[in-house]
Context: one part of a larger RNA
């Protein structure tokens, strides 16, 4: 000077408390440990590993294993030598890689170019080291801090400034002060939502006028409205009152769509953890070089006494089932989205209008509302598991896909100790979309809207953090 203290003072945060819903019990999904295995590739390990890298493991992916091959190599550049071919197509052998046979051939007058073969340099390595590194990332933490120049003080380390009195979400601002200034952070500038004005109206809209239909902005037309896309206004403690050091600021009020940071996002200081990543990539050093490289077929990554983590579905009547009926937002679509129609109980099939999309399609939102039924039961709850039959994708669903139909109908009657999330359009609950993607193990992730609460006395205590001592 820091760090630490079951030292002190002050102050924050869903930290506790107050409340609502969960997890921990069940079944299943996913990840992990362990065990097993020829292999079950590798990494991640308190918070900050464990629905994590993986926004898609049947082959491929794939890094693992077995077996079968190759050795200038699957890929790059160059030197030298050499060939008139190589690829493609057909046939045979093979699990295939590949091998053999047939066919088949370039441009240029030439030099040469392009291609194949041989050879030499070399390639190649998801081999090791994240404790040799770059880059990127997590975390403390969106916390309010971290520093510098000059001056001053101290022998010096260093201090001061940055402490103090107030105040703030904030080292935010005010006042004071041997300090005066400044930088990185805070805030603002950026995006988005909320109000209004204005310009422009197609593919969007339809108030008024006209036409038309069984019906529909369907047509003429219109720019009012909604909406869309630009531009602008608006919020600044600006105004009033109380408090306060005639300060910063704070409390209340008016006006206002919005009020004291209006809501949300992007944005992460100096640094910490030899944190994570050599398997995104890059890279030093080390190691392999007829193999630790590379190709192929098949298998594995999906194994299952057990344990943990994260989810989904439930245990029902605020519910289940059946019929009818209403209202979104945000996205995606040409190797694509695919309507009307027809077939099938259904998954789906036939077919193909329209649409590179404010035009057409995905596309019926669901909870909700109206009616009916079930009457407390392991049930008309719950759907695991298993049997049978099918659909689709794909070269191929045995290991190991999703979905549909019929049958089967398990555990489960609200969960011990303990533990998690959330302060408002939030929690809870309901559905919808997208990326990846042939298909899909998605109940995941990232978004979107619908319905829409309860509670916060307070800061003694638990956890984390800030300032002074």
């Nucleotide at each position: 000077u820091g760090a630490c203290g079951g030292g002190g003072g002050c102050c924050c945060g869903c930290a506790c408390a107050a409340g609502c819903g969960g997890c921990g019990g069940a079944g299943c999904a996913u990840g992990u440990u362990g065990c097993u295995u020829a292999a079950u590739u590798c990494g991640a390990c308190g918070c900050a590993a464990c629905g994590c890298g993986a926004a898609g493991a049947a082959c491929c992916u794939u890094a693992c294993c077995a077996a079968g091959g190759c050795u200038u190599g699957a890929c790059a550049u160059g030197g030298c030598c050499u060939c008139a071919a190589a690829a493609g197509c057909c046939g045979c052998a093979g699990a295939g890689a590949u091998g053999c046979g047939g066919u088949g051939u370039c441009c240029g007058c030439a030099a040469g170019g392009g291609g194949g073969g041989g050879u030499c340099a070399c390639a190649g390595g998801u081999g090791g080291u994240g404790c040799a590194u770059g880059g990127c990332u997590g975390u403390c933490g969106u916390c309010a801090g971290c520093u510098c120049g000059u001056g001053u003080c101290g022998u010096g380390a260093g201090a001061u400034g940055u402490u103090g009195g107030g105040u703030u979400a904030a080292g935010u601002c005010c006042c004071g002060c041997a300090a005066c200034g400044a930088g990185c952070g805070c805030a603002a500038c950026c995006c988005u939502c909320g109000u209004c004005c204005u310009a422009u109206g197609u593919u969007g809209c339809c108030a008024g006028c006209g036409g038309g239909u069984a019906a529909u902005g369907c047509c003429g037309g219109g720019g009012a409205c909604u909406c869309a896309u630009g531009g602008g206004a608006g919020a600044c403690u600006g105004c009033c009152g109380g408090g306060g050091u005639c300060a910063a600021c704070u409390c209340g009020g008016a006006g206002g769509a919005a009020g004291g940071u209006g809501g949300g996002g992007a944005u992460g200081a100096c640094g910490u953890c030899a944190a994570g990543u050599c398997a995104u990539c890059a890279u030093g050093c080390c190691c392999c070089u007829u193999a630790u490289g590379u190709c192929u077929u098949g298998g594995g990554c999906u194994g299952c006494a057990a344990a943990c983590a994260u989810g989904c579905u439930a245990c029902a009547a605020u519910g289940g089932c059946c019929g009818g009926u209403a209202c979104a937002a945000a996205g995606g679509g040409c190797u694509g989205c695919g309507a009307u129609g027809c077939c099938g109980u259904g998954a789906g099939g036939c077919g193909g209008a329209g649409c590179g999309a404010a035009u057409c399609c995905c596309g019926g939102a669901a909870a909700g509302c109206c009616g009916g039924u079930c009457u407390c039961a392991g049930u008309u709850c719950g759907g695991a598991u298993c049997g049978g039959g099918g659909u689709c994708u794909g070269c191929a669903a045995c290991u190991c896909g999703a979905c549909c139909c019929c049958g089967u109908g398990a555990a489960g009657u609200c969960g011990g100790a303990g533990u998690c999330g959330c302060u408002a359009g939030u929690a809870a609950u309901c559905g919808c979309g997208a990326a990846u993607c042939a298909g899909c193990a998605a109940c995941g992730u990232c978004g979107c809207g619908g319905u829409g609460a309860a509670u916060a006395c307070g800061u003694u205590c638990c956890c984390g953090g800030g300032c002074c001592u």